Molecule: transfer RNA
Organism: Planctomycetales bacterium
This record gives sequence, C1' cells and structure tokens, in this order.
RNA sequence: CGGGCGGUGGCUCAGUCAGGCAGAGCGCUACGUUCGGGACGUAGAGGUCGCGAGUUCGAAUCUCGCCCGCCCGACCA
Repeated sequence: CGGGCGGUGGCUCAGUCAGGCAGAGCGCUACGUUCGGGACGUAGAGGUCGCGAGUUCGAAUCUCGCCCGCCCGACCA
C1' cells in the first nucleotide's frame, strides 16, 4: 500500500441480507425468602448502535468519506 472481516448497555453477543418501538445472557441496584452467605423470585437502572455526511416519511440496517481492531497478501529489511 491492496483485499477481507469486525466496532451495538459494564462484559460476551444477536438484530443488518430484505429500512418500521434497540434486544438477549451474564453482571449491577433495590426488595422478598435466609441467622447470614449462596441460590431463587419480583422490580429497576444502564445505549450519541465507532465518527461525519447523504438517500428516505423513517437509517443500527442502504450509499460515500474517515477512525480503530483482527486476518491475508504485497513492499522494505
């Protein structure tokens, strides 16, 4: 430098193909059960969907540019 894949709650990920209320598990908080812990139950908090722009009535999803990570190749040594 070229190509491919990926970036979504604290963590691990789904959802993107085919635009239409942002989700799951774990974790966290409160309460209940318990002498207490664990476990279980109930309720709750937590998201600029990497950044910017465009298309659209409407974008996590489509298009363009950029940033970051991983892999492959090329180049250099």